TPP riboswitch aptamer (THI element) from a bovine gut metagenome, 84 nucleotides, folded computationally.
[in-house]
RNA sequence: UAUCAAGGGGUGCUCGUCAAAGUGACGGGCUGAGAUUAAACCCUCCAUACCUGAUUCGGGCAAUACCGACGUAGGGAUGAUAAA
Repeated sequence: UAUCAAGGGGUGCUCGUCAAAGUGACGGGCUGAGAUUAAACCCUCCAUACCUGAUUCGGGCAAUACCGACGUAGGGAUGAUAAA
């Protein structure tokens, strides 16, 4: 690095329509690998999944982890085979 099996994780913001007490459903737009369409995407030794810190800080946006800092932070899910 690849294959097989097993496991871990996230799914937001905004506009419109219907309904409307609560609340939900459908369609469109933005970023992204992925926004609960998939049986998909990402990750499984650790500085590249994801969570906590966070109702954080700075920048930007119609708005949002949208970008950056925090972050070589703390936590966090595995084995086999083959090649180099």
Its Rfam family is "TPP riboswitch aptamer (THI element)". Rfam describes the family as follows. Vitamin B(1) in its active form thiamin pyrophosphate (TPP) is an essential coenzyme that is synthesised by coupling of pyrimidine and thiazole moieties in bacteria.